[in-house]
C1' cells in the first nucleotide's frame, strides 16, 4: 500500500428495519453464628464516530477511528 472480519452492559456474546436482550459477574434483602450455595429485586448502554437513506437504522449505504488476520 492492496483485500477481509470484528467493535451491543464490568467480561463473553445473541439482536440484520419498528420493544436493546442473554450468561457469568455486581448490588441490596431474606437464609446462616459467619461465609458459601440457594432465593426475590436491581440495567446503571452516546449499539466505535460522523453523515446519508428511510416515516423510522444496533440493523442499509459511505467515510473515518479502533483491532486483527491474509497478500505485496
Nucleotide at each position: 500500500g492492496g483485500g477481509g472480519g470484528a467493535g451491543u452492559a464490568g467480561c463473553u456474546c445473541a439482536g440484520u428495519g419498528g420493544g436493546a436482550g442473554a450468561g457469568c459477574a455486581c448490588u441490596a434483602c431474606g437464609c446462616u453464628g459467619a461465609a458459601g450455595a440457594c432465593g426475590u429485586a436491581g440495567g446503571u448502554g452516546u449499539c466505535g464516530u460522523g453523515a446519508g437513506u428511510u416515516c423510522g437504522a444496533u440493523u442499509c449505504u459511505c467515510a473515518c477511528c479502533u483491532u486483527c488476520c491474509c497478500c505485496a

This is a predicted structure of a 72-nucleotide RNA (transfer RNA) from a Candidatus Pacearchaeota archaeon. The prediction has a mean pLDDT of 82. It matches the Rfam family "tRNA".